[in-house]
RNA sequence: GUUCGAUUCUGGCUCAGGAUGAACGCUAGCGGCAGGCCUAACACAUGCAAGUCGAACGGCAGCGGCACUUCGGUGGCCGGCGAGUGGCGGAUGGGUGAGUAACGCGUAUGCAACCUACCUUUCACAGUGGGAUAGCCCAGAGAAAUUUGGAUUAAUACCGCAUAGUAUGCAGGGCCGUCAUCGGUUUUGCAUUAAACAUUUAUGGGUGAGAGAUGGGCAUGCGUUCUAUUAGUUAGUUGGAGUGGUAACGGCACCCCAAGACCGCGAUAGAUAGGGGCCCUGAGAGGGGGAUCCCCCACACUGGUACUGAGACACGGACCAGACUCCUACGGGAGGCAGCAGUGAGGAAUAUUGGACAAUGGGCGCAAGCCUGAUCCAGCCAUGCCGCGUGCAGGAAGACGGCCCUAUGGGUUGUAAACUGCUUUUAUACGGGAAGAAACCCCCCGACGUGUCGGGGCUUGACGGUACCGUAUGAAUAAGGAUCGGCUAACUCCGUGCCAGCAGCCGCGGUAAUACGGAGGAUCCGAGCGUUAUCCGGAAUCAUUGGGUUUAAAGGGUCCGUAGGUGGACGAUUAAGUCGGAGGUGAAAUCCUGCAGCUCAACUGUAGAAUUGCCUUUGAUACUGGUUGUCUUGAAUCAUUGUGAAGUGGUUAGAAUAUGUGGUGUAGCGGUGAAAUGCAUAGAUAUCACAUAGAAUACCGAUUGCGAAGGCAGAUCACUAACAAUGUAUUGACACUGAUGGACGAAAGCGUGGGGAGCGAACAGGAUUAGAUACCCUGGUAGUCCACGCCGUAAACGAUGGAUACUAGCUGUCCGGGCUUCGGCCUGGGUGGCUAAGCGAAAGUGGUAAGUAUCCCACCUGGGGAGUACGUUCGCAAGAAUGAAACUCAAAGGAAUUGACGGGGGCCCGCACAAGCGGUGGAGCAUGUGGUUUAAUUCGAUGAUACGCGAGGAACCUUACCAGGGCUUAAAUGUAGUGUGACAGGGGUGGAAACACCUUUUUCUUCGGACACAUUACAAGGUGCUGCAUGGUUGUCGUCAGCUCGUGCCGUGAGGUGUCAGGUUAAGUCCUAUAACGAGCGCAACCCCUGUCGUUAGUUGCCAGCGAGUCAUGUCGGGAACUCUAACGAGACUGCCAGUGCAAACUGUGAGGAAGGUGGGGAUGACGUCAAAUCAUCACGGCCCUUACGUCCUGGGCUACACACGUGCUACAAUGGUGGGCACAGAGAGCAGCCACUGCGCGAGCAGGAGCGAAUCUACAAAACCCAUCACAGUUCGGAUCGGAGUCUGCAACUCGACUCCGUGAAGCUGGAAUCGCUAGUAAUCGGAUAUCAGCCAUGAUCCGGUGAAUACGUUCCCGGGCCUUGUACACACCGCCCGUCAAGCCAUGGAAGCUGGGAGUACCUGAAGUCCGUCACCGAGAGGAGCGGCCUAGGGUAAGAUCGGUAACUAGGGCUAAGUCGUAACAAGGUA
Repeated sequence: GUUCGAUUCUGGCUCAGGAUGAACGCUAGCGGCAGGCCUAACACAUGCAAGUCGAACGGCAGCGGCACUUCGGUGGCCGGCGAGUGGCGGAUGGGUGAGUAACGCGUAUGCAACCUACCUUUCACAGUGGGAUAGCCCAGAGAAAUUUGGAUUAAUACCGCAUAGUAUGCAGGGCCGUCAUCGGUUUUGCAUUAAACAUUUAUGGGUGAGAGAUGGGCAUGCGUUCUAUUAGUUAGUUGGAGUGGUAACGGCACCCCAAGACCGCGAUAGAUAGGGGCCCUGAGAGGGGGAUCCCCCACACUGGUACUGAGACACGGACCAGACUCCUACGGGAGGCAGCAGUGAGGAAUAUUGGACAAUGGGCGCAAGCCUGAUCCAGCCAUGCCGCGUGCAGGAAGACGGCCCUAUGGGUUGUAAACUGCUUUUAUACGGGAAGAAACCCCCCGACGUGUCGGGGCUUGACGGUACCGUAUGAAUAAGGAUCGGCUAACUCCGUGCCAGCAGCCGCGGUAAUACGGAGGAUCCGAGCGUUAUCCGGAAUCAUUGGGUUUAAAGGGUCCGUAGGUGGACGAUUAAGUCGGAGGUGAAAUCCUGCAGCUCAACUGUAGAAUUGCCUUUGAUACUGGUUGUCUUGAAUCAUUGUGAAGUGGUUAGAAUAUGUGGUGUAGCGGUGAAAUGCAUAGAUAUCACAUAGAAUACCGAUUGCGAAGGCAGAUCACUAACAAUGUAUUGACACUGAUGGACGAAAGCGUGGGGAGCGAACAGGAUUAGAUACCCUGGUAGUCCACGCCGUAAACGAUGGAUACUAGCUGUCCGGGCUUCGGCCUGGGUGGCUAAGCGAAAGUGGUAAGUAUCCCACCUGGGGAGUACGUUCGCAAGAAUGAAACUCAAAGGAAUUGACGGGGGCCCGCACAAGCGGUGGAGCAUGUGGUUUAAUUCGAUGAUACGCGAGGAACCUUACCAGGGCUUAAAUGUAGUGUGACAGGGGUGGAAACACCUUUUUCUUCGGACACAUUACAAGGUGCUGCAUGGUUGUCGUCAGCUCGUGCCGUGAGGUGUCAGGUUAAGUCCUAUAACGAGCGCAACCCCUGUCGUUAGUUGCCAGCGAGUCAUGUCGGGAACUCUAACGAGACUGCCAGUGCAAACUGUGAGGAAGGUGGGGAUGACGUCAAAUCAUCACGGCCCUUACGUCCUGGGCUACACACGUGCUACAAUGGUGGGCACAGAGAGCAGCCACUGCGCGAGCAGGAGCGAAUCUACAAAACCCAUCACAGUUCGGAUCGGAGUCUGCAACUCGACUCCGUGAAGCUGGAAUCGCUAGUAAUCGGAUAUCAGCCAUGAUCCGGUGAAUACGUUCCCGGGCCUUGUACACACCGCCCGUCAAGCCAUGGAAGCUGGGAGUACCUGAAGUCCGUCACCGAGAGGAGCGGCCUAGGGUAAGAUCGGUAACUAGGGCUAAGUCGUAACAAGGUA
């Protein structure tokens, strides 16, 4: 950082840090110091890595001298020396980590149970003999390796004798000592054992013994990985006596005897592993590691064996067996790099077949010296650490270029560059040039006094002409890598478009990507930078320091009890734990500190500190422990008094049910939402009587009681146990807990035998349903019951282990005791509720703790896989207990919050239902939509919230669509340039037109130009896409009453409160109450129309009164009263009255009033929801087209038509149709207009023609009313459709206009399921007007008036909404979430007939080399040897198992995977909790 809409907690995953023997990618200037096969203990070509000594020996091959020479040679004569005998060394140094879980290692002790060459030191000694043998020589065998025989010879080789103080053994004596066996010392006797010489005369060696030093051997305490799904192991095993063996103890080996030994404090078995000093990390405690350096161990091709030696069971020795490789003449032989280089192989990966013994060290030697792949150096590699450099200063026209932007300009790269000055580390060239070296030997001198020391001189350098120093030239020779969404420092543009890709986690990418790729810029490191792998850290995420277990993972079902752990009060003693002092040890290196040396640092030197440990010793005694004594409060016992559904066994009671028998009685009963199956005329159900059977115990009965838990209920008897209280009774810590173990343990299930009324898995039938293997109903078997025996599990729950102590209160209840004034008070034990502090993530808990503490046990460590697999134990079985891994995800989860939702609850509202009125759905037509069709039927709108909607006017136009034909800057405007004087217009031809062609007329001028046109260039155009990039506008929830804020308060927080509660309202309207007090947007009011009145004004409107005039009419003079017009006011506020109420308010046939409780209507639409609608009103980002997706024209299409739906009109008729007569509106419109009136026409209309730009002119309002006719019919209803004839508009009515007349006269007789509107001037019904408009498909839309109802009991139900509350696994919010089978793909795993491999063991057979033992007629004088035999054994073979892997037809479940199938199990009462 990441679970959520948000919060808090739990919890995992992931990151930032450090480290590395690393590897990989990109890059790379130098130096110093370090490091460098982690894999195949795989195989190795080649060279080197252990020799040396002539001062041990015989000798003399080779070399060089010398001598002699017959010139062929000869002579060990000299320097020296191959091979050989002999001595010392090859047991060190160097390598590796296979094996080993062990006295292997570490640490501390012991050896009175031991050894030790060379070295130091002390004492003593070295006399005298002997026989061989290699070499050499001769003769053979063999390819070779090698080897045989004969002759001869030496030693510091080998063997005798002498000497023996010492040593060892045996047998005695004395003294001393501790540590058990015993040790030390001294003495007597007996037995046995030594030696070597060389030589330059300096010396070097030899033998015995003692001591030391060094090195080793053995034993012991403590420490030293994981697995119990490894629980028993062991026959030389454990011990004893003896013998053998060893340097030495010991079952080390053997004979005999005994039966022991180890193990839950983990034996045995399996897996893994060299151990330590140390290294990495960490605050530490810890965790991880065991490269380089140092110590120890083990190993040397694999296994075994011994020899030699002071030391080995021996890396560069031997023998045997095995595997492998090589040589071979096929007979036979040779070999062992885990030494240094090097090769192959393996692998992501690790270097030169280098130089030197100059230094340090080792072996041999008197020494010179020789040997030394130990070592010192060099080479390769950025593998790591450290250091240096790639320049420094000035320099703004803030250059060019790049990139970005709001683009005449600005920002950034950036003082960066250019340019000027300076410096020269480093690189290059030239020159100089170390320290590391002190010695040995030899020479000289000195000291002490005979072999040492000191001083001086001489000699010696692989590295290396290296480090270092100087001079010269000149910025000259030198920068990259990663990253830039958050974590995490650093942002923009372009490309791409869930593609390509990125990614550590979250995640990014589906056309505006700071997350991909590129660019510019920036950030971080820097000769490096990133990635990968591993370890620690963060992770308190195994918690000792330092966690938890009611609900997140986690308390065992309960009790008893073993081991263990823990344990009351007061003394005494001890000193094991504990705490001091001292001593020893804790190797060095490392770490830390001081100082010092390389120019610094890394690195190194030196000194100190540290090494937290172990051992010994000496003190202290508070606490713990041990021992001992006492006590009573913990615990137990006893006595008394009580208590209870405590347990076991027996006896017994009534109600109910069922069955049987009999009676009465008749047609149904039963059951359900409704039914049916079932029972019943062979008499049921119902009812009465009697009988039988089994099971369970109404009322009492209760947050009651008892029990360890499970559990226990009629009454009564017997037996048993428990608990409580009281007690100046008894014991005297006897206690608590409790791994393994034992007992008990609901229901279901199992076994045997009974029993069986009711109920009732399975099963059958009936229903329900799309299905219904269910829910409901009718039956019904196991079972339920009893006895005995198993099982051993449950949400066995208080989801809370047991024990003890302490810590405010209030209030019930059960069983006791005491006191009482009879009200009650005090007290012990149980069982409940509420609460304080505290605790807790919160919910909550709170003396019955989840508080504060102590003790003991059990359990947890992300989700899934999985309580699964395998193994084991138990069980008759079912199954139980124990209990993983691979793989997979980044979450899973707890509590609480806000919403949303519920076939949850409560309250309330609305033409929501109900009550009514009229419709739709049926018919014909109109119109819109879907679908279909078409060249096109342009596009959009699609539940409510699309469908007489955009469109308030599609014949052309509109028009966006289709077919065909044209144009390529068409229109407007501007700028600049050029040209012309015409263009435009008229006429004609072609053509469907656009258009093309022909013809005709023809400028002005003040000469500056104006004007027009053409042309060129630049700026276009798009009803093309994206409404999911947007603005604006709009619909809907909804004119619903809500939505919020400030401060305060509450809560860890999300959030709550306010806004809730009680009333009230149309209303979050108002009142009261109140940790809230206020405020805002909404409600209401303010605005408009209308209803009443007043004032003002009086034309085009009005006309009461006066006058004039007419057949008649405000027509005229006048009037200003009325109506009206249109401006301003008044009026209504629950104001008054009565009742109810605290109030708000409500109620009233109240009064008054034109109007009464919002008077009626309109405008007005909170925060927001639907990625709702619109890019085609308009605007606009981005993308796309540019002789076309632009634009012009003609024709067509948007009007198609099997069909489906919506909205309407007209009807089906008598409340009506038809004919005639006759009355009354309001509002709006009008000049390319409305049109009076007259004439003509049946009519649409036509021809004339007044008035009016309009309170002046223009329009018959209709229904109504009156009269007449039609008598119920497809009609005198209805008018579709079709034929004919016309009128009008228009360029043009064919597709495709409206209207008129004549004729024709379809369906339709009130409309199924379903559904819509409306609560009053409303519905219903009647007509009128207007916009658009040439005309009109208008039956539409928007207005206007006329006539004018019915009903509302009420809120159970349907729909929608508001508030409160509740549940939730939902938050994309129920159109949600989500489960299982099946089908498909991929992955890992289990089982499995079999096949195959590994390691370990057992039994038997065989058995090399070799030690030991025995024998020995052969050899030898003898010692002894060859030979032969025996024991043991590596290896090999056979057999039967056990165990761990690999693989496998088939099979099982599991996990994962955008859109598969079937259902809907869970989450809401999830629709059967």